The prediction has a mean pLDDT of 80. The RNA shown here (transfer RNA) has 75 nucleotides and comes from a Methanobacteriota archaeon. NCBI's taxonomy places the organism under Archaea, Methanobacteriati, Methanobacteriota. RNAcentral holds the sequence, with entries from ENA. Its Rfam family is "tRNA". Rfam classes the family as a transfer RNA.

RNA sequence: GCCACCGUAGCUCAGUUUGGUUAGAGCGUGAGUUUCGUAAACUCAAGGUCGGGGGUUCGAAUCCCUCCGGUGGCU
Repeated sequence: GCCACCGUAGCUCAGUUUGGUUAGAGCGUGAGUUUCGUAAACUCAAGGUCGGGGGUUCGAAUCCCUCCGGUGGCU
């Protein structure tokens, strides 16, 4: 330099296939219930400009372009 894949909550990921009603799960964190107390269990809550920018569209995490970062391969 070229090619492919990936980037979504503090962490691990789903959702992209086929654009459409509120952006979700588990773990973790905080509060509460329970217990003599702890753990476990249960309930609730907080936490996201969906990597940045632009475009297409009535509508974009999803499609297109570009840039940034990561992984792998080729030279």